[in-house]
RNA sequence: AGAGUUUGAUUCUGGCUCAGAACGAACGCUUGCAGCGUGGAUUAGGCAUGCAAGUCGAACGGGAACCAGUGGAUUCAAGUUUUCGGACGAGAAACCGCUGGGGAGAGUGGCGAAGGGUGAGUAACGCGUGAGCAACCUACCCUGAAGUUGGGGAUAACCCCGCGAAAGCGGGGCUAAUACCGAAUGUGGUAUUCCGGCGCCUGUCGGGAUUACUAAAGGUGGGGACCCUUCGGGGCCUGCCGCUUUGGGAGGGGCUCGCGUGCCAUCAGCUUGUUGGUGAGGUAACGGCUCACCAAGGCUUACGGCUAGCCGGCCUGAGAGGGUGACCGGCCACACUGGGACUGAGACACUGCCCAGACUCCUACGGGAGGCUGCAGUCGAGGAUCAUUCGCAAUGCGCGAAAGCGUGACGAUGCGACGCUGCGUGGAGGAUGACGGCCCUAGGGUUGUAAACUCCUGUCAUGAGGGAAGAACGAGCGGGCCGUCAAUACCGGUUCGCUGUGACGGUACCUCAAGAGGAAGCCACGGCUAACUCUGUGCCAGCAGCCGCGGUAAUACAGAGGUGGCGAGCGUUGUUCGGAUUUACUGGGCGUAAAGGGUGCGUAGGCGGUCUUGUGUGUCGGAUGUGAAAUCCCACGGCUCAACUGUGGAACUGCAUUCGAAACUGCAGGACUUGAGUGCAUGAGGGGAGAGCGGAAUUCUUGGUGUAGCGGUGAAAUGCGUUGAUAUCAAGAAGAACACCGGUGGCGAAGGCGGCUCUCUGGAAUGCUACUGACGCUGAGGCACGAAAGCUGGGGGAGCAAACAGGAUUAGAUACCCUGGUAGUCCCAGCCGUAAACGGUGCGCACUUGGUGUGGGAGGAUUUGACCCCUUCCGUGCCGGAGCUAACGCGUUAAGUGCGCCGCCUGGGGAGUACGGCCGCAAGGCUAAAACUCAAAGAAAUUGACGGGGGCCCGCACAAGCGGAGGAGCAUGUGGCUUAAUUCGAUGCAACGCGAAGAACCUUACCAGGGCUUGACAUCGGGGAGGCUUGCCUCUAGCGCGUGAAAGCGCGCGUACCAGACAGGUGCUGCAUGGCUGUCGUCAGUUCGUGCCGUGAGGUGUUGGGUUAAGUCCCGCAACGAACGCAACCCCUAUGGUUAGUUGCCACCGGCGGUGAUGAGCCGCCGAGCACUCUAGCCAGACUGCCCGUACAAGCGGGAGGAAGGUGGGGACGACGUCAAGUCAGUAUGGCCCUUACGCCCUGGGCUGCACACGUGCUACAAUGACCGGUACAGAAGGAAGCAAUGUCGCGAGGCGGAGCAAAUCCCAAAAACCGGUCUCAGUUCGGAUUGGAGUCUGCAACUCGACUCCAUGAAGUCGGAUUCGCUAGUAACGGCGCAUCAGCUACGGCGCCGUGAAUACGUUCCCGGGCCUUGUACACACCGCCCGUCACAUCAUGGAAGCCGUCUGCACCCGAAGUCGCUGAGCGAACCCGCAAGGGACGCAGGCGCCGAAGGUGUGGGUGGUGAUUGGGAUGAAGUCGUAACAAGGUA
Repeated sequence: AGAGUUUGAUUCUGGCUCAGAACGAACGCUUGCAGCGUGGAUUAGGCAUGCAAGUCGAACGGGAACCAGUGGAUUCAAGUUUUCGGACGAGAAACCGCUGGGGAGAGUGGCGAAGGGUGAGUAACGCGUGAGCAACCUACCCUGAAGUUGGGGAUAACCCCGCGAAAGCGGGGCUAAUACCGAAUGUGGUAUUCCGGCGCCUGUCGGGAUUACUAAAGGUGGGGACCCUUCGGGGCCUGCCGCUUUGGGAGGGGCUCGCGUGCCAUCAGCUUGUUGGUGAGGUAACGGCUCACCAAGGCUUACGGCUAGCCGGCCUGAGAGGGUGACCGGCCACACUGGGACUGAGACACUGCCCAGACUCCUACGGGAGGCUGCAGUCGAGGAUCAUUCGCAAUGCGCGAAAGCGUGACGAUGCGACGCUGCGUGGAGGAUGACGGCCCUAGGGUUGUAAACUCCUGUCAUGAGGGAAGAACGAGCGGGCCGUCAAUACCGGUUCGCUGUGACGGUACCUCAAGAGGAAGCCACGGCUAACUCUGUGCCAGCAGCCGCGGUAAUACAGAGGUGGCGAGCGUUGUUCGGAUUUACUGGGCGUAAAGGGUGCGUAGGCGGUCUUGUGUGUCGGAUGUGAAAUCCCACGGCUCAACUGUGGAACUGCAUUCGAAACUGCAGGACUUGAGUGCAUGAGGGGAGAGCGGAAUUCUUGGUGUAGCGGUGAAAUGCGUUGAUAUCAAGAAGAACACCGGUGGCGAAGGCGGCUCUCUGGAAUGCUACUGACGCUGAGGCACGAAAGCUGGGGGAGCAAACAGGAUUAGAUACCCUGGUAGUCCCAGCCGUAAACGGUGCGCACUUGGUGUGGGAGGAUUUGACCCCUUCCGUGCCGGAGCUAACGCGUUAAGUGCGCCGCCUGGGGAGUACGGCCGCAAGGCUAAAACUCAAAGAAAUUGACGGGGGCCCGCACAAGCGGAGGAGCAUGUGGCUUAAUUCGAUGCAACGCGAAGAACCUUACCAGGGCUUGACAUCGGGGAGGCUUGCCUCUAGCGCGUGAAAGCGCGCGUACCAGACAGGUGCUGCAUGGCUGUCGUCAGUUCGUGCCGUGAGGUGUUGGGUUAAGUCCCGCAACGAACGCAACCCCUAUGGUUAGUUGCCACCGGCGGUGAUGAGCCGCCGAGCACUCUAGCCAGACUGCCCGUACAAGCGGGAGGAAGGUGGGGACGACGUCAAGUCAGUAUGGCCCUUACGCCCUGGGCUGCACACGUGCUACAAUGACCGGUACAGAAGGAAGCAAUGUCGCGAGGCGGAGCAAAUCCCAAAAACCGGUCUCAGUUCGGAUUGGAGUCUGCAACUCGACUCCAUGAAGUCGGAUUCGCUAGUAACGGCGCAUCAGCUACGGCGCCGUGAAUACGUUCCCGGGCCUUGUACACACCGCCCGUCACAUCAUGGAAGCCGUCUGCACCCGAAGUCGCUGAGCGAACCCGCAAGGGACGCAGGCGCCGAAGGUGUGGGUGGUGAUUGGGAUGAAGUCGUAACAAGGUA
């Protein structure tokens, strides 16, 4: 720091997705150790059990256990003694009484709202920050001053009685206090008042005066003299702890204010204690906090709805921001839900009270009890979160004088890889590079120095031994010093010594021992993104974050090997920020991508000219306070390091106060004229409103003329017309619109405005520069205007014309076309308020090179006057520079450069839709979502392709011709059908007489049957046999018999076989391939290098003007060159020359023979010859070279010469590429499949099967013919298992026979034509199918299934519908001949050869194909493209809906708990007062009443959610239906 994804490719816009970091996480796989952190985020759901708040006996009464002493009685008893009966008996046990100690449990009393939890509620002065309180409180603590005198009456506990199941309660009696109540004193305080200081309005502080009011409690320790004493003690002195009043402090709290602190305007108005005042009440305190009265105010991002604890911080980010509020820290709120107060310094109180409600539990059914959002734990819900552990040793807190007690705060340990951090799982050496695995081109490669093996080390874990710090206090004892005090007591402080305290924990740590021994996984490997192969699977199974993989060779699925990454973890999921400049403050846009409001006027607001003075709002600088700690950052320390942590610093970008500055901004004052406006003058204009007038046209009416049609269309028809249309003339009526002028000309803000005249009226421009003196710009809301259509009412209605009707078109035609035709279009009044209301471009101002038109005005110069010309202002166009833009384009009329203000945009679809609101008579308009769904939707430009777009050009493409096909019969191929099999392939052109240039067997691949299994064929070992130069070579044959259809099998003879690697496959895949081929197309195209242009795809070159068969050539040109194609070079052919002369030739010459008159001549042969023909080598020739015309040139037209003339004719030759075109069955070949068979052999059959359809041919239909007879003339081939002559037999096919010839020598070997004759238009003397018979030949064999011959038979067919094919000259047509394959042949096919030998082409409009340029495009699988809507089916989300069910809430009313407050209080009451007492007073309480008041109830509204028969559209879904709307002029733009 970016990347992937829209396209064939490109640039841009734009969304989606990924890589990063983080987490209180969860899930999957895996897991050695340690340290530090961290762990119920969900149901603020319910909770069993234990613990979490007690403490103080130095406040108080009483007092159990227990101990000691003593007494009593009982039992026992060592021992002593004994008359053996007993006696004495230390001592022991438990019991009772008393005294003392002891102090449990309970009680009175005092202190103990902390700590801990959670985030429900709360959008709030709740929180944060900064201020204020002159409007306040404060227990414990510190400090100052003063005091602590003297009395009184009760009551728990306890005892007795009673009620109750219990919880608990009642009555009677005794008693204490630091509990309670009077009184005294009054330093002080409070109230009043005076003086002074200060201040911020009320005031506050200090001092003084006066009167009034106002307090207390004791406990404990020590002590010499004296006094009292119940003999326990007390007074007295003194210390400490308390208590009371009060001043101050510290810390804590309360209240108030500025600013900040979510979303929704589809919540726009809210409010009656509401806003303020006066008075009163209330509070610690201000205050409508509450109340009475008065006034009518107050607020407005209010009110309402939804969501949410806030912050320090945390995460992310470069930052600005965004997200978040776990742990730790500060604040707030809450404690089952709701309400309430009491006590108290403090609460409206987590483990207090009262009431109501829900829930749970106990119950004797009467009544009670409870509140884990404390620590553990449990159930539930959930994807999900731990031990019912140890300890008060430390730190802290409560109580206490203290010891101490308590403390689930806390300190520890445990569990969980939940996170961060550290360590280990070994190190070094070790190659014939082992084995195994995997791959393989079979050679090898890789795993891999990895292992083994050798030598070491010893962290962690394991065992053994040693073994901490954390402990400091406090207290006690002893000693020293100091303070207090009368005091060497006591007490307090300090110091030294001694005694004592550890949950963790025998832990950390250290030492020793042994041994590499106990310790590695997870994810990924198509691109993004680092890492590749094999196998399996076969659009299946599956993967996937996005793009996308999988349909038989998957680096994408699954497994394996290998590799990459991280590592005790690794992945996945979720969430946040980032990337995303994709909400743009930093830092975006709006002509066409999403986006300028239809237009103006104007309110608030925002912004605002020049000079000057003041001020000091913003702004800038300094200082001060604050910005808690922790965190982050830096430095230095402590745990071996690190994580973690200590100390210090910096920082905390903020807020407040204060001092200063004065440029800019604001504010206030003064001045100015250039912005703006006014005035005067002038010309222009379809600017607006009203009234009047005009002509042309159309239609209608009337009349005249006139006759058969008119009208309409692509063509028609409907329609009109003999009742007289159309046409034409005249007259009249009506309504609407204003031709020409007319113009990217004018005016207007826009919509819009067009005949002429008049009236009223708005604005702009120019010129002058007199006046005002910033009066300006923009403009949320608002108001006004606003095309067409539409609506309401009333008129009007000629033409036009939705709807509608008819006629056509069509498969249909609810359209396009035609004939009609109603609303409407027009006028008046009123609505509507929208348009592609567009320059798709908001308004204003300023600045920034130009050229050229045009409308209006002014000036200059000039002129007689103008025009032209120059300057200038305003408007309106075109072109274009810089600049801008993704490009297209814009370009002084900006889309350039700036400023000000407004409106609007944030992926496509859903949707400008639903709901709500506002407007409207309605139609509808304005405002305006979500669920769901897609990985795009889009803009501009590029290259192609395409167009029922355009231009140019070519081709037997059409046209002009000639001959065919399509009809018949037959041949042949194909489809189909059939079959055991009818083997397979080829399928528009470019399959179909094609592979096949030869299917009776063979071929043959198919079928049936019979057989073989190392095989019909190749190579190699091993054993065996033989030979022998002992390490090489050779061998595995043959014969006979039986059986059988044959192959084969069996037997015998003979030198003999067996097992294994492998052979073999016309089995599949031509969509895995090579090679070859077809086709576009012998068409003229296809590219490259460098340069140039463009951000880029790409363009240029190759386009343009000519020309050509041609991208052929010329000219021009930011191109210059080049390559593959074209052409030429090659072959045949046409002319000539030359060389050569056998087997060719035979003119001349010679000879011989035959014939003939042994004449000429002719024929044959030989010699000679090479002239000619010919053969086959070389060469020449043609090049637009020459002439004329034309043209710039290239070239074109004509001509001459020439055998040939403009590529002379023909052939070979086929650019880049297209069709996944054809061929695995020609061969080759990857992969897959078969292996006693999908291989091989054999016999027979099939490929020849036949209701039918098609292609290609042959023969015909006849007289340009058929038949008969006669007579000529070729070329090119072939020939030895061959061609075969002469001869001979047969009607013939052919037979016999065999000369000659391995060939310019011999053979095969011509027909049409020509000559003569017959036939005479007929199913024939045409035609020959079919069938019968007889033969010939080939072959092992002609039944299925050969060809040919002869005799007989004699079918269809009389020129062929729609349609269609070939051919432009030696061509078509007609005629025969040859060859390959081949034993023979179904060849009428194919490939060649020669003979005879035409017609026609005006021309390029049309059909087909093609080339170039251009244009449009929503196509790119490229028009056989793309694509729209209804319907049908499935799924999903959603709106409406009679209703139904929740939930929240407003208003009205009813009921009204607890409780505060008020009133009352005849009942009750110890303290104080009066009184001897009784009693009374004061005061209080119960009770009663009242206001308020939670829950509850009734009624009626509103919001919100769910559900709902059914209904509406929407989205999505490989192959449904109907049409064809859009994209090309998309066939009606």
This is a predicted structure of a 1533-nucleotide RNA (small-subunit ribosomal RNA) from a metagenome. The sequence is in RNAcentral, with records from SILVA. Rfam family: Bacterial small subunit ribosomal RNA. Gene Ontology terms of the family: structural constituent of ribosome and ribosome. Its mean pLDDT, the model's own confidence on a scale to 100, is 85.